[in-house]
Model confidence (mean pLDDT): 83 of 100. A computed fold for a 72-nucleotide RNA from a Candidatus Jacksonbacteria bacterium, annotated as transfer RNA. NCBI's taxonomy places the organism under Bacteria, Bacteria candidate phyla, Candidatus Jacksoniibacteriota. It matches the Rfam family "tRNA". It is annotated as a transfer RNA. Rfam's curators write: Transfer RNA (tRNA) molecules are approximately 80 nucleotides in length.

RNA sequence: GCCCUCUUCGUCUAGUGGUUAGGACGUCAGGUUCUCAUCCUGGAAACAGGGGUUCGAUUCCCCUAGGGGGUA
Numbered sequence: 001g002c003c004c005u006c007u008u009c010g011u012c013u014a015g016u017g018g019u020u021a022g023g024a025c026g027u028c029a030g031g032u033u034c035u036c037a038u039c040c041u042g043g044a045a046a047c048a049g050g051g052g053u054u055c056g057a058u059u060c061c062c063c064u065a066g067g068g069g070g071u072a
Stems, first nucleotide, its partner, number of pairs: 001071007010025004018055001027043005048064005
């Protein structure tokens, strides 16, 4: 250089065109407790960036950036 692949809450992860973008851990608030921990209830928190296709894109296509792998 070329080819393939990945990028979603703080972390890990689900989501094959119409989902309120879900779950676990963490975090915050409340309850329980003499206190802490445990446990219970609730909350906040995410689609790498840009463009295209489509009535509609996290999902399909292109470019860019970053990670991984292959090839000489």